[in-house]
Context: one part of a larger RNA
């Protein structure tokens, strides 16, 4: 000098940023992921009704998209995890953009509803019936895919690209509507996001010296993957790594950065950003463009809860909050107004992301606790060489002034820009322009103005040297102090108190840690 700090004494205000460093311990309760009726059958509830699901609309259900984002944590991991630089002639990419082509005609079911059965519940079985942008054939197909044949160009080894008179086979679709549109299928290219591989960098220990059998390599081998690969398998060979530190053990998320320092360096990785890993512990796959999935599934385990004892339910390292641990760390708050996200044609819905507010001197910065004059150098206090002097000290009183702050009264924002809606117009088919009405959580807050009145506001540590600041009293190697040197045994500037002084100041000291 610094801190995500804690403790002691003290405390007026504001702004900005921050707030479980310990038990990745256990969690009551609420909320944190839904949305679409312009895909579907329908109509439980609400409202209207011409009594007709007819209309507004819509719970549950089928279907689509989303739930792989956003949010949390740092347990594991010394590793291509991360950083940086390359490569993929070995790869994928929903939604979005551009281009090209297409969408013909059929079928069988199943939720829901209805009937019924089992169960304490969770939930489940049977029957009848029904729809779709759900599911399944058929048709049409290519620049797609697979195989055969032939030409040219190129490269980095396997090889790549192009045109192909070529040839054979395989593979697709879905409609909705307010008639403006929008969605569907295939292919190519782009964009975005990922996957894989490699060079270099990346903690300590040799009181860890040998380690390794899918181990190392091969097969125009097989399987698997989006893709290469012992990734897996069969067979063959005996290799591979290591004192330039293999293997083993310990510790640890990595980086941008932060602190310190003249620098070199040392230390750290909290908040913010990027990447990784994890979601009670261990494992597995399913769905999907994408997960081996925190608020999905299954299995095993530990723990907790319900039970009619037959059987079931759960996972806060999301936001609040509780217990425990600890020196120690906040509200079971408000709003979707803005920014952003998902869904939707849109209106809009949802959003503990986010934006705000609350608590905390825990940090940084700013402001204030008054200003000018005022000598009888007042009283009181303290000290002394004591009718007096010194000091506190221009300090107070007193006079004049100001009103930041405070109290009260009144006014009162910016953050809202656009989007979207409706109406009109231009170009011409989704862009632009004009007009109209609407939308503010914070908040009657910030801020501004008036009135009042010095009014509402100072402490903490130190004073032997280092180190700025000195005397008196008490104590008597006692009580005690102390960062180091060291003080204290009868005049202690070092202990305790007082007066005075010094330093910093809404803080000041102590402790801990780093430089």
């Nucleotide at each position: 000098g610094a801190u995500g700090a804690a403790c002691g004494c003290u405390a007026g205000c504001g702004a900005u940023a921050g707030g479980c460093u310990u038990a990745a311990c256990a969690c009551a309760u609420g909320c944190a992921a839904g949305u679409c009726g312009a895909g579907g059958g329908g109509c439980a509830g609400c409202a209207c009704u011409u009594c007709g699901g007819g209309u507004g609309g819509c719970g549950a259900c089928c279907g689509g998209c989303g739930c792989a984002c956003g949010g949390g944590u740092g347990a594991g991991u010394a590793a291509c995890a991360c950083g940086u630089a390359u490569g993929c002639a070995a790869c994928c990419u929903a939604c979005c953009c551009a281009u090209a082509a297409c969408a013909g005609g059929g079928g069988g079911a199943u939720a829901g509803c209805c009937c019924u059965a089992a169960g304490a519940a969770a939930u489940u079985g049977g029957g009848a019936u029904u729809a779709a942008u759900a599911c399944c054939g058929c048709a049409u197909a290519a620049c797609a895919c697979a195989g055969g044949g032939a030409u040219g160009c190129c490269g980095c080894a396997u090889g790549g690209c192009a045109a192909u008179a070529u040839u054979u086979g395989u593979u697709a679709a879905a409609g909705a509507u307010u008639c403006a549109u929008u969605g569907g299928u295939u292919a190519u290219g782009g964009a975005u996001g990922g996957g894989c591989a490699u060079g270099c960098g990346c903690a300590g220990g040799a009181u860890u010296a040998g380690g390794u059998a899918g181990u190392u390599g091969g097969u125009a081998g097989g399987g698997g993957u989006a893709a290469c690969g012992g990734c897996c398998c069969a067979c063959c060979a005996a290799g591979c790594c290591a004192u330039c530190g293999a293997u083993c053990c310990u510790u640890a998320g990595g980086g941008g950065a932060a602190c310190u320092g003249a620098g070199a360096g040392g230390u750290u990785g909290g908040u913010c950003c990027c990447c990784c890993a994890c979601a009670c512990c261990g494992g597995u796959a399913c769905u999907g463009a994408g997960a081996c999935a925190g608020g999905g599934a299954c299995c095993g385990g530990a723990c907790u809860c319900c039970u009619a004892c037959g059987g079931g339910a759960g996972g806060c390292a999301g936001c609040a909050g509780u217990g425990a641990g600890g020196a120690a760390u906040a509200u079971u708050g408000g709003u979707c107004a803005a920014u952003g996200g998902u869904c939707g044609a849109g209106a809009g819905a949802c959003u503990g992301a986010a934006c705000c507010a609350g608590c905390c001197a825990a940090a940084u910065c700013g402001c204030g606790u008054g200003a000018a004059g005022g000598a009888c150098g007042a009283c009181a206090g303290u000290g002394c060489u004591a009718a007096g002097c010194a000091u506190u000290g221009u300090a107070a009183a007193c006079u004049u002034c100001u009103u930041u702050u405070g109290u009260u009264c009144g006014g009162g924002a910016g953050u809202a820009a656009a989007a979207a809606a409706c109406g009109g117009g231009a170009c011409g088919u989704g862009u632009c322009c004009c007009g109209u009405a609407u939308u503010g959580u914070a908040a009657g807050u910030a801020c501004c103005g008036g009135a009042c009145g010095a009014a509402u506001a100072a402490g903490c540590a130190u004073c032997g040297g280092c180190u700025a600041a000195c005397u008196c009293c008490g104590u008597g190697c006692c009580a005690g102090c102390a960062g180091c040197c060291g003080c204290g045994g009868u005049a202690a500037u070092a202990c305790g108190g007082a007066g005075g002084a010094u330093g910093c100041g809404a803080g000041c000291g102590u402790u801990a840690u780093c430089c």

Small-subunit ribosomal RNA, 5' domain from an uncultured bacterium, 515 nucleotides, folded computationally. Its Rfam family is "Bacterial small subunit ribosomal RNA". The full RNA is in RNAcentral, with records from ENA.